């Protein structure tokens, strides 16, 4: 210098809720507001869930979300043991 790991410090993010606006809906943006996060950064590739439509004999398919369901892949502040 790198990898693992995460004490400390300096930060950061931002769940339920509430207000407003878009969606058919999940669900998203924007206030405000903290449960919790060492990747709670970015990504929809897988797995897995949530919505709507089809056909319906179970099932299956298509469309669309969730990145704080888990795996994959990127990148990334600090620097003790």
């Nucleotide at each position: 210098u790198c990898c693992a790991c995460g004490a400390a410090a300096g930060g950061g993010c931002a769940a339920a809720c509430c207000g407003c606006c878009g969606g058919a809906a999940a669900c998203g943006g924007c206030g405000g507001g903290a449960c919790g996060c060492a990747a709670a950064g970015c990504c929809a590739c897988c797995g897995g869930u949530c919505u709507u439509u089809u056909c319906a004999u179970a099932a299956a398919a298509a469309a669309g979300g969730c990145a704080g369901c888990g795996g994959a892949g990127c990148u990334a502040c600090c620097g003790a043991a």